This is a predicted structure of a 130-nucleotide RNA (c-di-AMP riboswitch aptamer (ydaO/yuaA leader)) from Dethiobacter sp.
NCBI's taxonomy places the organism under Bacteria, Bacillota, Dethiobacteria, Dethiobacterales, Dethiobacter.
Model confidence (mean pLDDT): 76 of 100.
It matches the Rfam family "c-di-AMP riboswitch aptamer (ydaO/yuaA leader)". Gene Ontology terms of the family: cyclic-di-AMP binding and regulation of gene expression. Rfam's curators write: This family represents a conserved RNA structure found upstream of the ydaO and yuaA genes in Bacillus subtilis and related genes in other bacteria.
[in-house]
């Protein structure tokens, strides 16, 4: 002195999942999500191979592996837009049942993951600071 691999601290990023408090998953709590009237909407019912829900995570072609195209979504290191570049298009719950929804009820407040380059960065505008 280079490479890997580990923890430990700030730092970033996906996500509602951050902050405080207890001996003590103990108590709340930024922030989110679900049932639930009348109007209004849906012909109803029942059966079933439905049917609903959180999420960006659907569609359509072709295929019967792959993969293409739209639609949506995230990064792009102080913030926002705008072009341009890299990727993501999963998985899980609920149980024959839920449009919508005032009051009213019920739940969550997790967990992954990155990196010291010439590596996809540029341009605009406002903000701090000198």
């Nucleotide at each position: 002195g280079u490479u890997u691999a580990c923890a430990u601290a700030a730092c970033g990023c996906c996500g509602a999942a951050u902050c405080a408090u207890u001996a003590a998953u103990u108590u709340g709590u930024a922030c989110g999500g679900g049932g639930g009237a009348a109007c209004c909407g849906u012909g109803c019912g029942c059966c079933a191979g439905g049917g609903g829900g959180u999420g960006a995570a659907c569609c359509g072609c072709a295929c019967c592996a792959c993969g293409c195209g739209g639609a949506g979504g995230g990064a792009u290191a102080a913030c926002u837009c705008c072009u341009g570049u890299c990727c993501c298009u999963a998985a899980c719950c609920c149980g024959u049942c839920a449009g919508c929804u005032a009051a009213c009820c019920c739940c969550g407040g997790a967990g992954g993951c990155g990196a010291a380059a010439u590596a996809a960065a540029g341009g605009a505008g406002g903000u701090u600071u000198u």